A computed fold for a 103-nucleotide RNA from a Hyphomicrobiales bacterium, annotated as Glycine riboswitch aptamer. Rfam family: Glycine riboswitch aptamer. Rfam links the family to the GO term glycine biosynthetic process. The source organism's lineage runs through Bacteria, Pseudomonadati, Pseudomonadota, Alphaproteobacteria and Hyphomicrobiales. Model confidence (mean pLDDT): 82 of 100.
RNA sequence: GCCGAACAAUCUGGAGAGUGACGCUUCGAGCGUCCACCGAAGGGGAAAGCCGAAGCGCAGGCGCGUCGGUCAAGCUCUCAGGUAAACAGACAGAUUUUGGGGA
Numbered sequence: 001g002c003c004g005a006a007c008a009a010u011c012u013g014g015a016g017a018g019u020g021a022c023g024c025u026u027c028g029a030g031c032g033u034c035c036a037c038c039g040a041a042g043g044g045g046a047a048a049g050c051c052g053a054a055g056c057g058c059a060g061g062c063g064c065g066u067c068g069g070u071c072a073a074g075c076u077c078u079c080a081g082g083u084a085a086a087c088a089g090a091c092a093g094a095u096u097u098u099g100g101g102g103a
Stems, first nucleotide, its partner, number of pairs: 002102002008096006018035001020034005036083003042079001043077003049070005055064004
């Protein structure tokens, strides 16, 4: 000199479901109640596997089921959020800084 993970920043793309009813209102994309829906902010759940415990079996260190721990998502739940546009939006692409590392 070259490549360069993860994080962060900027830009871009980005689905689904009610422009619901009633009332209040500072008339705002606001607030409250009710019914119907969506899943891709966030959040909750937990499978195989692995670890441990006691028990049982026998070929004697293995196996079996039970209990506990650990354990993921575009799965699931819909708490939150959302259901014309705007805002938001998992995720993806581009660029830039740094540089765990690589050669």